Predicted 3D model of a 265-nucleotide RNA (Bacterial large signal recognition particle RNA).
It matches the Rfam family "Bacterial large signal recognition particle RNA". About the family: The signal recognition particle (SRP) is a universally conserved ribonucleoprotein involved in the co-translational targeting of proteins to membranes.
The prediction has a mean pLDDT of 75.
The model forms 94% of the base pairs in the Rfam consensus.
It was read from a public genome assembly, where an Rfam model found it.
[in-house]
RNA sequence: UCGCACUAGUUGGGGAGAUAGCGGUGCCCUGUAACCUGCAAACCGCUACAGCAGGAAUGAAUUCCGAUAUUCGGACUUUUAAUGUGUUGUCAGCCCUUGAUAAGCAGUGUUGACGGGUCGGUCUUGCGCAACGUAAAUUCGUGAACCAUGUCAGGCGGGGAACCGAGCAGCAUUAAGCGAGGUUUUACGUGUGCCGCAAGGGAGCCGGCUUCGAGCCGGCUGUCAAGAAAGCGGGCAUAUUACACUUUCAAGGAUCGGUGUGCGA
Numbered sequence: 001u002c003g004c005a006c007u008a009g010u011u012g013g014g015g016a017g018a019u020a021g022c023g024g025u026g027c028c029c030u031g032u033a034a035c036c037u038g039c040a041a042a043c044c045g046c047u048a049c050a051g052c053a054g055g056a057a058u059g060a061a062u063u064c065c066g067a068u069a070u071u072c073g074g075a076c077u078u079u080u081a082a083u084g085u086g087u088u089g090u091c092a093g094c095c096c097u098u099g100a101u102a103a104g105c106a107g108u109g110u111u112g113a114c115g116g117g118u119c120g121g122u123c124u125u126g127c128g129c130a131a132c133g134u135a136a137a138u139u140c141g142u143g144a145a146c147c148a149u150g151u152c153a154g155g156c157g158g159g160g161a162a163c164c165g166a167g168c169a170g171c172a173u174u175a176a177g178c179g180a181g182g183u184u185u186u187a188c189g190u191g192u193g194c195c196g197c198a199a200g201g202g203a204g205c206c207g208g209c210u211u212c213g214a215g216c217c218g219g220c221u222g223u224c225a226a227g228a229a230a231g232c233g234g235g236c237a238u239a240u241u242a243c244a245c246u247u248u249c250a251a252g253g254a255u256c257g258g259u260g261u262g263c264g265a
Stems, first nucleotide, its partner, number of pairs: 001265006009058003012030004020047005035055005064258005070252001073249003078244001080242009091233001093232002096227006103221003107216002115211008123200006129193002131190007139180004148173004156165003
């Protein structure tokens, strides 16, 4: 060095989760490896040589073991962004309200602004007039089985008679009541009146006259102040997602190294 037989080892590995820890079952990544049966998330098995039980294959190297760098993928921390939800006006923004100011614009003003004076109105009281409403009177109609009036046929009562008396129906009239009319009168009332007279009041507003002589006003913009509002924007909290960073584990492939026994040539 070669051949044969055997043994250790290997027949997938890893991440999160779970666990005192390890491995497995379930999820995810890697990607094909020369393995099958039974067990198992309220879980199963084991204890640092850390799945157990049974069987099978391969086998000292392309395959087993170690180291180095790489990094598929997972986890953690932080920042940023987007979106959802909640909260905040003690968020100088947008939007909204109020007040002030008068720089600009608009309006108004020498055909006279603002201010001053004066007269009147608006206001109050009293009286009156008118209008309207209500009631009463007046007018008309209707209106009583008897208990209203007049006249009372017939009939009734009294009387010797003349005659007398009461009186139903009818007719006429009328009281209370009811209704109509709206002519006249009276009384009362009024969210009535371009109404009149008298007295009062005089803050404001309106109008007339007068004086003075250049501003007045505050609609829009600007500035200042106060406020409201969770719709937008801002801040904060939280959840999810995405990019990036830190730390950590790390499949696969790559490089370097290591690896037993017996027999024979």